The RNA shown here (transfer RNA) has 74 nucleotides and comes from a Gemmatimonadota bacterium. Its Rfam family is "tRNA". Gene Ontology term of the family: triplet codon-amino acid adaptor activity. The organism belongs to Gemmatimonadota, within Bacteria.
RNA sequence: GCGCCCUUAGCUCAACUGGAUAGAGUACCAGACUUCGGAUCUGGGGGUUGCAGGUUCGAGCCCUGCAGGGCGCA
Numbered sequence: 001g002c003g004c005c006c007u008u009a010g011c012u013c014a015a016c017u018g019g020a021u022a023g024a025g026u027a028c029c030a031g032a033c034u035u036c037g038g039a040u041c042u043g044g045g046g047g048u049u050g051c052a053g054g055u056u057c058g059a060g061c062c063c064u065g066c067a068g069g070g071c072g073c074a
Base pairs, nucleotide, nucleotide: 001073002072003071004070005069006068007067010026011025012024013023019057028044029043030042031041032040050066051065052064053063054062
């Protein structure tokens, strides 16, 4: 330098080939329980879906550019 893949909550990942209000686990916070803590149970907060544009009635999903990461080739 070229090709391919990935980027969604603090972290690990879903989201059924464009249509629901973007979810789960874990972590965090509160409560229950406990002598206290842990474990367990219940509830809660937390998102510009990497960034910027485009297509569309509608984009996490399609297209373009850029950024970061991984693999391969040279």

The sequence is in RNAcentral, with records from ENA.